[in-house]
RNA sequence: AGCGGGGUAGAGGAGCCUGGAAUCCUCGGCGGGCUCAUAACCCGCAGACCGCAGGUUCAAAUCCUGCCCCCGCUA
Numbered sequence: 001a002g003c004g005g006g007g008u009a010g011a012g013g014a015g016c017c018u019g020g021a022a023u024c025c026u027c028g029g030c031g032g033g034c035u036c037a038u039a040a041c042c043c044g045c046a047g048a049c050c051g052c053a054g055g056u057u058c059a060a061a062u063c064c065u066g067c068c069c070c071c072g073c074u075a
Base pairs, nucleotide, nucleotide: 001074002073003072004071005070006069007068010027011026012025013024014023020058029045030044031043032042033041051067052066053065054064055063
């Protein structure tokens, strides 16, 4: 320098292709239930405006452009 993959709640993952409610799963946090008590189990709640900026659109995590960061391959 070129190519490919990735960046989404505290952690990990799905959602993107095919635009329409921050939607879902596991762990974690908080509250409650159960228990003599703890763990396990059950119920509930909070928490991300989706790497940054711009564009398209009635509407963007999703499509387009540029940039930043991480991983890999090639030179």

Transfer RNA from a Candidatus Woesearchaeota archaeon, 75 nucleotides, folded computationally. Rfam family: tRNA. Rfam classes the family as a transfer RNA. The source organism's lineage runs through Archaea, Nanobdellati and Candidatus Woesearchaeota.